[in-house]
Context: one part of a larger RNA
RNA sequence: UUGGGUUUAAAGGGUGCGUAGGCGGUUUUUUAAGUCAGUAGUGAAAUCUUGCAGCUUAACUGUAAAAUUGCUAUUGAUACUGGAAAACUUGAGUAAGAUUGGAGUAACUGGAAUGUGUGGUGUAGCGGUGAAAUGCAUAGAUAUCACACAGAACACCGAUCGCGAAAGCAGGUUACUAAAUCUUUACUGACGCUGAGGCACGAAAGCGUGGGGAGCAAACAGGAUUAGAUACCCUGGUAGUCCACGCCGUAAACGAUGAUCACUAGUUGUUGGAUUUUUAUUUAAUUCAGUAGCUAAGCGAAAGUGAUAAGUGAUCCACCUGGGAAGUACGAUCGCAAGAUUGAAACUC
Repeated sequence: UUGGGUUUAAAGGGUGCGUAGGCGGUUUUUUAAGUCAGUAGUGAAAUCUUGCAGCUUAACUGUAAAAUUGCUAUUGAUACUGGAAAACUUGAGUAAGAUUGGAGUAACUGGAAUGUGUGGUGUAGCGGUGAAAUGCAUAGAUAUCACACAGAACACCGAUCGCGAAAGCAGGUUACUAAAUCUUUACUGACGCUGAGGCACGAAAGCGUGGGGAGCAAACAGGAUUAGAUACCCUGGUAGUCCACGCCGUAAACGAUGAUCACUAGUUGUUGGAUUUUUAUUUAAUUCAGUAGCUAAGCGAAAGUGAUAAGUGAUCCACCUGGGAAGUACGAUCGCAAGAUUGAAACUC
RNA backbone atom coordinates (compact mmCIF):
# COMPACT_ATOMS: atom_id res chain seq x y z
C1' U A 1 0.00 0.00 0.00
C1' U A 2 -3.84 -3.46 -0.97
C1' G A 3 -7.18 -6.50 1.25
C1' G A 4 -10.03 -6.84 5.72
C1' G A 5 -12.30 -4.58 9.70
C1' U A 6 -14.35 -0.93 14.08
C1' U A 7 -21.24 -3.67 20.39
C1' U A 8 -17.78 -7.09 23.68
C1' A A 9 -11.14 -9.27 20.41
C1' A A 10 -7.02 -3.28 17.99
C1' A A 11 -10.56 0.37 16.11
C1' G A 12 -16.84 5.47 15.83
C1' G A 13 -14.43 11.63 16.70
C1' G A 14 -18.01 13.85 23.53
C1' U A 15 -21.91 16.67 20.61
C1' G A 16 -23.71 20.04 17.00
C1' C A 17 -23.31 24.00 13.07
C1' G A 18 -20.86 24.43 8.76
C1' U A 19 -16.30 25.98 4.62
C1' A A 20 -13.54 23.39 0.86
C1' G A 21 -14.08 18.65 -1.15
C1' G A 22 -16.79 13.98 -2.33
C1' C A 23 -21.65 12.12 -3.70
C1' G A 24 -26.58 13.41 -5.56
C1' G A 25 -34.27 12.89 -7.75
C1' U A 26 -37.67 12.78 -12.63
C1' U A 27 -38.22 14.43 -18.06
C1' U A 28 -36.70 16.77 -22.75
C1' U A 29 -33.22 19.32 -25.98
C1' U A 30 -28.18 20.44 -26.86
C1' U A 31 -22.79 19.81 -26.26
C1' A A 32 -19.13 15.95 -26.74
C1' A A 33 -14.97 16.99 -21.47
C1' G A 34 -14.94 11.78 -19.35
C1' U A 35 -16.37 7.05 -22.04
C1' C A 36 -16.48 3.89 -26.70
C1' A A 37 -15.07 2.85 -32.06
C1' G A 38 -12.18 3.73 -36.68
C1' U A 39 -7.90 5.99 -39.20
C1' A A 40 -2.98 8.41 -39.36
C1' G A 41 1.65 9.58 -36.94
C1' U A 42 4.82 8.26 -33.10
C1' G A 43 6.10 4.58 -29.40
C1' A A 44 15.18 4.12 -31.02
C1' A A 45 18.09 -0.26 -30.91
C1' A A 46 19.21 -4.27 -27.86
C1' U A 47 16.21 -7.34 -24.45
C1' C A 48 11.44 -10.54 -24.01
C1' U A 49 7.97 -13.93 -27.25
C1' U A 50 7.32 -16.75 -32.07
C1' G A 51 9.01 -18.67 -37.05
C1' C A 52 13.30 -19.70 -40.07
C1' A A 53 18.66 -19.90 -40.68
C1' G A 54 24.27 -20.33 -39.11
C1' C A 55 28.52 -22.52 -36.02
C1' U A 56 28.43 -31.13 -35.15
C1' U A 57 24.60 -29.54 -30.55
C1' A A 58 23.95 -25.89 -26.86
C1' A A 59 24.98 -21.25 -25.03
C1' C A 60 25.53 -17.60 -28.72
C1' U A 61 24.57 -15.13 -33.40
C1' G A 62 21.79 -13.57 -37.90
C1' U A 63 17.02 -12.56 -40.06
C1' A A 64 11.69 -11.81 -40.19
C1' A A 65 7.34 -11.15 -37.47
C1' A A 66 4.82 -10.13 -33.11
C1' A A 67 4.76 -7.11 -28.99
C1' U A 68 5.62 -2.12 -27.19
C1' U A 69 -1.28 -2.55 -23.49
C1' G A 70 1.10 4.48 -24.20
C1' C A 71 0.86 9.51 -26.31
C1' U A 72 -0.72 13.09 -30.17
C1' A A 73 -3.91 14.44 -34.15
C1' U A 74 -8.34 13.51 -36.69
C1' U A 75 -13.27 11.37 -38.15
C1' G A 76 -17.42 9.36 -35.85
C1' A A 77 -21.02 7.15 -31.76
C1' U A 78 -24.16 9.33 -27.55
C1' A A 79 -26.44 4.63 -23.40
C1' C A 80 -24.07 6.37 -18.81
C1' U A 81 -21.17 10.55 -16.00
C1' G A 82 -20.01 15.86 -16.71
C1' G A 83 -21.21 21.10 -19.00
C1' A A 84 -25.39 24.39 -21.02
C1' A A 85 -30.81 25.46 -21.59
C1' A A 86 -35.91 24.43 -20.33
C1' A A 87 -39.59 21.92 -17.46
C1' C A 88 -41.48 18.70 -13.23
C1' U A 89 -42.75 17.20 -7.94
C1' U A 90 -41.99 12.47 -5.11
C1' G A 91 -36.43 14.60 -1.87
C1' A A 92 -35.80 19.28 0.95
C1' G A 93 -38.10 23.63 2.67
C1' U A 94 -41.98 27.68 3.66
C1' A A 95 -46.96 29.37 5.13
C1' A A 96 -51.76 28.15 7.90
C1' G A 97 -54.23 25.28 11.94
C1' A A 98 -53.86 21.93 16.24
C1' U A 99 -50.84 19.82 20.08
C1' U A 100 -46.72 18.38 23.43
C1' G A 101 -42.64 18.73 26.95
C1' G A 102 -39.23 17.83 34.30
C1' A A 103 -35.92 21.80 26.46
C1' G A 104 -33.28 26.72 27.70
C1' U A 105 -32.84 31.83 30.07
C1' A A 106 -34.68 35.50 33.53
C1' A A 107 -37.79 37.29 37.48
C1' C A 108 -41.05 36.35 41.51
C1' U A 109 -42.69 32.82 45.06
C1' G A 110 -44.04 27.86 48.49
C1' G A 111 -43.96 24.15 52.22
C1' A A 112 -41.43 19.88 54.71
C1' A A 113 -36.65 18.90 56.72
C1' U A 114 -31.85 20.55 58.79
C1' G A 115 -28.90 23.96 61.56
C1' U A 116 -28.48 28.37 64.53
C1' G A 117 -30.45 32.29 67.82
C1' U A 118 -34.05 34.11 71.67
C1' G A 119 -37.79 32.74 75.19
C1' G A 120 -40.88 28.87 77.93
C1' U A 121 -41.46 23.76 80.20
C1' G A 122 -38.12 20.35 82.42
C1' U A 123 -33.74 17.32 84.80
C1' A A 124 -29.43 14.21 84.25
C1' G A 125 -27.85 12.51 81.05
C1' C A 126 -27.30 12.89 75.49
C1' G A 127 -24.83 11.04 71.39
C1' G A 128 -22.47 7.06 69.09
C1' U A 129 -21.05 1.58 68.16
C1' G A 130 -20.23 -5.04 66.77
C1' A A 131 -18.69 -3.27 71.66
C1' A A 132 -16.64 1.29 73.14
C1' A A 133 -14.28 5.84 73.48
C1' U A 134 -13.15 10.79 71.77
C1' G A 135 -17.34 14.57 71.72
C1' C A 136 -21.75 17.50 73.94
C1' A A 137 -24.10 18.49 78.97
C1' U A 138 -25.66 21.31 86.03
C1' A A 139 -22.39 28.02 82.83
C1' G A 140 -28.90 23.46 82.41
C1' A A 141 -27.64 19.76 77.29
C1' U A 142 -30.78 15.84 74.90
C1' A A 143 -36.28 16.04 74.64
C1' U A 144 -40.53 19.35 73.87
C1' C A 145 -43.36 24.17 72.64
C1' A A 146 -43.43 29.22 70.42
C1' C A 147 -41.12 32.93 67.49
C1' A A 148 -37.15 34.52 64.24
C1' C A 149 -33.10 33.89 60.71
C1' A A 150 -30.03 31.23 57.06
C1' G A 151 -28.50 28.34 53.01
C1' A A 152 -29.15 24.18 49.98
C1' A A 153 -32.27 20.42 47.88
C1' C A 154 -37.30 19.79 45.88
C1' A A 155 -41.09 13.93 49.19
C1' C A 156 -45.90 12.12 47.05
C1' C A 157 -47.19 12.60 41.49
C1' G A 158 -42.86 9.37 39.07
C1' A A 159 -43.26 5.45 34.95
C1' U A 160 -38.81 0.05 30.78
C1' C A 161 -42.41 7.84 31.14
C1' G A 162 -41.19 12.77 28.71
C1' C A 163 -37.78 16.72 26.51
C1' G A 164 -32.93 18.06 24.54
C1' A A 165 -27.48 17.74 19.37
C1' A A 166 -24.76 15.86 23.29
C1' A A 167 -23.38 17.32 28.19
C1' G A 168 -27.95 17.22 30.63
C1' C A 169 -33.09 18.66 32.50
C1' A A 170 -37.94 17.55 38.11
C1' G A 171 -41.66 22.32 43.98
C1' G A 172 -45.06 26.47 41.82
C1' U A 173 -46.22 30.92 38.63
C1' U A 174 -45.16 34.48 34.79
C1' A A 175 -42.38 36.48 30.61
C1' C A 176 -39.06 35.66 26.63
C1' U A 177 -36.45 32.04 23.34
C1' A A 178 -35.74 27.46 20.73
C1' A A 179 -37.50 22.62 18.98
C1' A A 180 -40.51 18.52 17.56
C1' U A 181 -44.97 15.96 16.04
C1' C A 182 -49.78 15.62 13.63
C1' U A 183 -53.61 17.38 9.97
C1' U A 184 -55.11 19.59 5.58
C1' U A 185 -54.59 22.40 1.52
C1' A A 186 -51.43 26.26 -0.82
C1' C A 187 -46.49 27.79 -2.31
C1' U A 188 -40.84 27.40 -3.71
C1' G A 189 -38.82 23.92 -7.33
C1' A A 190 -33.33 19.69 -6.10
C1' C A 191 -32.64 24.62 -2.82
C1' G A 192 -30.22 17.86 -0.94
C1' C A 193 -26.65 14.21 2.01
C1' U A 194 -21.96 14.04 4.26
C1' G A 195 -18.33 17.10 6.03
C1' A A 196 -10.99 17.46 6.26
C1' G A 197 -9.73 22.16 8.43
C1' G A 198 -12.78 25.94 11.26
C1' C A 199 -16.46 27.76 14.88
C1' A A 200 -19.81 26.87 19.01
C1' C A 201 -21.54 23.90 23.13
C1' G A 202 -19.48 20.48 26.49
C1' A A 203 -20.75 16.25 33.55
C1' A A 204 -17.71 16.11 37.73
C1' A A 205 -13.24 17.73 39.63
C1' G A 206 -9.84 21.80 39.32
C1' C A 207 -8.14 27.26 38.61
C1' G A 208 -8.85 33.13 38.95
C1' U A 209 -11.80 37.49 41.13
C1' G A 210 -15.89 38.76 44.28
C1' G A 211 -20.01 36.99 47.18
C1' G A 212 -22.37 33.04 50.12
C1' G A 213 -21.77 29.05 53.57
C1' A A 214 -27.38 25.36 56.51
C1' G A 215 -26.26 20.29 55.55
C1' C A 216 -22.56 17.20 53.50
C1' A A 217 -17.41 16.74 53.20
C1' A A 218 -11.22 15.53 50.18
C1' A A 219 -7.14 17.41 53.44
C1' C A 220 -6.42 17.55 58.66
C1' A A 221 -7.18 16.36 64.19
C1' G A 222 -8.86 13.05 67.82
C1' G A 223 -11.28 8.13 69.42
C1' A A 224 -11.54 2.98 68.19
C1' U A 225 -10.10 -1.59 65.45
C1' U A 226 -5.43 -4.04 64.49
C1' A A 227 0.66 -7.38 64.94
C1' G A 228 0.67 -2.54 62.42
C1' A A 229 -3.96 0.64 60.32
C1' U A 230 -0.98 6.79 56.99
C1' A A 231 -7.87 2.57 55.92
C1' C A 232 -12.79 0.52 56.61
C1' C A 233 -16.28 2.35 61.97
C1' C A 234 -17.06 6.87 65.33
C1' U A 235 -16.62 12.38 67.00
C1' G A 236 -15.14 16.87 64.90
C1' G A 237 -13.64 19.59 60.54
C1' U A 238 -11.19 23.26 56.13
C1' A A 239 -11.10 23.70 50.82
C1' G A 240 -15.11 22.37 47.94
C1' U A 241 -20.24 21.70 47.11
C1' C A 242 -24.15 27.13 46.07
C1' C A 243 -24.27 32.27 43.15
C1' A A 244 -22.01 35.97 39.41
C1' C A 245 -18.24 36.67 35.74
C1' G A 246 -13.91 34.41 33.34
C1' C A 247 -10.79 29.93 32.41
C1' C A 248 -10.16 24.55 31.86
C1' G A 249 -11.94 21.01 27.53
C1' U A 250 -11.55 16.10 29.87
C1' A A 251 -15.04 11.07 31.58
C1' A A 252 -16.85 3.65 31.29
C1' A A 253 -18.60 11.96 27.53
C1' C A 254 -21.55 4.22 26.74
C1' G A 255 -26.30 1.98 23.13
C1' A A 256 -18.63 0.72 24.69
C1' U A 257 -22.92 0.61 18.25
C1' G A 258 -20.74 7.89 13.28
C1' A A 259 -24.38 10.68 9.99
C1' U A 260 -28.03 10.18 5.98
C1' C A 261 -31.23 7.34 2.43
C1' A A 262 -33.86 2.91 0.51
C1' C A 263 -35.73 -2.20 1.11
C1' U A 264 -37.11 -6.61 4.44
C1' A A 265 -41.78 -11.39 8.48
C1' G A 266 -44.76 -11.50 13.07
C1' U A 267 -46.40 -10.17 17.98
C1' U A 268 -47.13 -7.60 23.18
C1' G A 269 -47.07 -2.85 25.58
C1' U A 270 -46.49 2.45 26.18
C1' U A 271 -46.03 8.32 24.96
C1' G A 272 -47.83 12.46 21.60
C1' G A 273 -51.22 13.54 17.61
C1' A A 274 -54.97 12.47 13.54
C1' U A 275 -59.25 9.79 11.29
C1' U A 276 -63.52 6.54 11.64
C1' U A 277 -67.04 3.93 14.57
C1' U A 278 -69.63 3.03 18.83
C1' U A 279 -70.76 4.83 23.40
C1' A A 280 -71.46 8.49 26.84
C1' U A 281 -65.86 9.93 28.40
C1' U A 282 -63.44 6.06 27.11
C1' U A 283 -64.07 1.54 24.02
C1' A A 284 -62.46 -0.50 19.52
C1' A A 285 -60.15 -0.19 14.69
C1' U A 286 -56.82 2.31 11.22
C1' U A 287 -52.72 5.55 10.57
C1' C A 288 -48.23 9.03 11.41
C1' A A 289 -44.12 10.24 14.75
C1' G A 290 -41.43 8.44 19.07
C1' U A 291 -40.16 4.84 23.07
C1' A A 292 -39.69 -0.36 25.36
C1' G A 293 -40.14 -6.09 25.24
C1' C A 294 -40.30 -11.18 22.80
C1' U A 295 -39.33 -13.81 18.30
C1' A A 296 -38.77 -15.30 12.23
C1' A A 297 -35.37 -14.97 8.18
C1' G A 298 -30.68 -13.16 7.85
C1' C A 299 -26.18 -11.87 10.30
C1' G A 300 -22.59 -13.20 14.17
C1' A A 301 -16.71 -16.60 16.94
C1' A A 302 -20.37 -16.74 20.33
C1' A A 303 -23.00 -13.77 23.79
C1' G A 304 -26.55 -11.87 21.08
C1' U A 305 -28.84 -8.60 17.33
C1' G A 306 -33.35 -8.74 14.80
C1' A A 307 -37.75 -2.49 10.86
C1' U A 308 -34.67 2.11 16.80
C1' A A 309 -30.23 -4.18 12.90
C1' A A 310 -25.08 -5.92 14.63
C1' G A 311 -29.95 -7.92 8.02
C1' U A 312 -29.64 -6.41 2.44
C1' G A 313 -27.70 -2.20 -0.57
C1' A A 314 -25.82 3.21 -1.44
C1' U A 315 -22.93 8.09 -0.28
C1' C A 316 -19.62 10.84 2.93
C1' C A 317 -16.55 11.41 7.33
C1' A A 318 -13.63 9.32 11.59
C1' C A 319 -10.61 5.33 13.26
C1' C A 320 -7.62 0.16 13.60
C1' U A 321 -3.13 -3.01 11.90
C1' G A 322 0.80 -8.13 17.73
C1' G A 323 1.93 -7.28 23.46
C1' G A 324 5.03 -3.99 26.35
C1' A A 325 8.03 0.46 26.30
C1' A A 326 3.53 4.63 26.04
C1' G A 327 -0.76 7.95 25.47
C1' U A 328 5.56 8.13 27.68
C1' A A 329 9.93 11.26 25.39
C1' C A 330 11.05 15.28 22.11
C1' G A 331 9.11 19.32 19.30
C1' A A 332 4.80 22.32 18.33
C1' U A 333 -0.07 24.63 19.62
C1' C A 334 -3.38 25.96 23.68
C1' G A 335 -3.67 27.06 29.23
C1' C A 336 -2.78 31.48 35.05
C1' A A 337 -1.66 26.63 36.64
C1' A A 338 -3.12 21.71 36.86
C1' G A 339 -2.55 19.95 32.45
C1' A A 340 -4.88 19.15 27.38
C1' U A 341 -4.17 18.19 22.00
C1' U A 342 -0.80 16.20 18.47
C1' G A 343 2.50 11.91 19.20
C1' A A 344 7.42 8.51 18.12
C1' A A 345 11.86 5.45 18.72
C1' A A 346 15.69 2.47 20.84
C1' C A 347 15.08 -1.85 23.47
C1' U A 348 12.23 -6.22 24.76
C1' C A 349 8.74 -10.65 24.42
This is a predicted structure of a 349-nucleotide part of an RNA (small-subunit ribosomal RNA, central domain) from an uncultured bacterium.